[in-house]
RNA sequence: CGAGUCGGCUGGGUGAUCGCGGCAAGUAAUUGUCGAGGAAAGUCCGGACUCCACAGGGCAAGGUGGUGGGUAACGCCCACCCGGGGCAACCCGCGGGACAGUGCCACAGAAAACAGACCGCCAAGGGAAACCUUGGUAAGGGUGAAACGGUGGUGUAAGAGACCACCAGUACCGCAGGUGACUGCGGUAGCUAGGUAAACCCCACCUGGAGCAAGGUCAAGAGGAUGGAAUUGAGUUUUCGAACUCGACGAUAUCUGAGCAAACGAGCGGCCCGCUUGAUAUUUGCUGGUAGACCGCACGAGGCCGUUGGCAACAGCGGCCCUAGAUGGAUGUUCACCGCCUGAGUGAUCAGGUACAGGAUCCGGCUUACAGGUCGGCUCGUUCC
Numbered sequence: 001c002g003a004g005u006c007g008g009c010u011g012g013g014u015g016a017u018c019g020c021g022g023c024a025a026g027u028a029a030u031u032g033u034c035g036a037g038g039a040a041a042g043u044c045c046g047g048a049c050u051c052c053a054c055a056g057g058g059c060a061a062g063g064u065g066g067u068g069g070g071u072a073a074c075g076c077c078c079a080c081c082c083g084g085g086g087c088a089a090c091c092c093g094c095g096g097g098a099c100a101g102u103g104c105c106a107c108a109g110a111a112a113a114c115a116g117a118c119c120g121c122c123a124a125g126g127g128a129a130a131c132c133u134u135g136g137u138a139a140g141g142g143u144g145a146a147a148c149g150g151u152g153g154u155g156u157a158a159g160a161g162a163c164c165a166c167c168a169g170u171a172c173c174g175c176a177g178g179u180g181a182c183u184g185c186g187g188u189a190g191c192u193a194g195g196u197a198a199a200c201c202c203c204a205c206c207u208g209g210a211g212c213a214a215g216g217u218c219a220a221g222a223g224g225a226u227g228g229a230a231u232u233g234a235g236u237u238u239u240c241g242a243a244c245u246c247g248a249c250g251a252u253a254u255c256u257g258a259g260c261a262a263a264c265g266a267g268c269g270g271c272c273c274g275c276u277u278g279a280u281a282u283u284u285g286c287u288g289g290u291a292g293a294c295c296g297c298a299c300g301a302g303g304c305c306g307u308u309g310g311c312a313a314c315a316g317c318g319g320c321c322c323u324a325g326a327u328g329g330a331u332g333u334u335c336a337c338c339g340c341c342u343g344a345g346u347g348a349u350c351a352g353g354u355a356c357a358g359g360a361u362c363c364g365g366c367u368u369a370c371a372g373g374u375c376g377g378c379u380c381g382u383u384c385c
Stems, first nucleotide, its partner, number of pairs: 001381010012338005018332001020035006037356001041367002044365005049211004056273004061207005066080005081095001082093004096202002101200002103196003118141002120137007149167006168192002170189008215295004223256004233246005258287006265277003302321008339354006
């Protein structure tokens, strides 16, 4: 310098004008301060929180799947092992089981799983010969993604792990290393009939349901009960003078919280057992009233800095900080200058562009989208010192 690979940050800035939401101060005018993301997207996982509700056992259903660690937890993250790709850095993996069982492997091919003889090879018989019949064979050739281990020999009528040597795989045993998955070495055995579970299945582990429109408080309300108000009382409007309306066919006030019908149940994701609870109640259906205000609502498994431990993910300790909280739903408009990118131009400069994209209970992840700018680690190649 080039190519590759992995990771981080950013993704507009400044000024002015008018404007928006929260909080605080103020009688008020107003002032101060804070005010969208790395993905806020997807709604795919895991939880916190709330209610059912006091919440057990089993079946079924669903999810995950190498080992060890991290975490509140996870299907996430870190490290390692095995397999595959790559010269490498690195990347990928629906990573337990095919000797529990069932299924599938098209076409081609003799044959695709205790398979099998198409061409061949050998022996016997027949025949003038070509060839035919019977028996043996699976070493050679062919088909195919895959055909019953490979190479060399012994042996045989011809062959064949039939036997032998070496190699590969598998099973078992031993030694060494490692927390472990597993790795290395040695020995025995002729044991050598595959693939597929991202097919059904088996094994191991995990799993209540619903969800902030969760849930709660106040007000209001038709109805009911108490009670017993008339120069008083209640309500509406108001130019604050008063006017209007209502009231023993029951006012103010207090308590309660609608009416009708049905069933014996109701609750625990589906089913069973068991348990709890209800008859003044509960559940279901129909009709009606209210639809307002407040809480939940942002102090958190929180953020940043330093340090200790750890290969790392991360954890401990110390210090500093408080960063949206809307609800017909907030940060925008205009102008100017600058930054960055592209093109033209000798140049001054000119023209165009400036990504993906906006909270709504919150948090930890994963996945997807993203114009450009910038920083770094590592690998390979080339050149120079």
Bacterial RNase P class A from a Candidatus Nanopelagicales bacterium, 385 nucleotides, folded computationally. Its mean pLDDT, the model's own confidence on a scale to 100, is 79. The sequence was found by an Rfam model in a public genome assembly. Of the family's consensus pairs, 92% are formed in the model. Its Rfam family is "Bacterial RNase P class A". About the family: Ribonuclease P (RNase P) is a ubiquitous endoribonuclease, found in archaea, bacteria and eukarya as well as chloroplasts and mitochondria. Gene Ontology terms of the family: tRNA processing, dimeric ribonuclease P complex and ribonuclease P activity.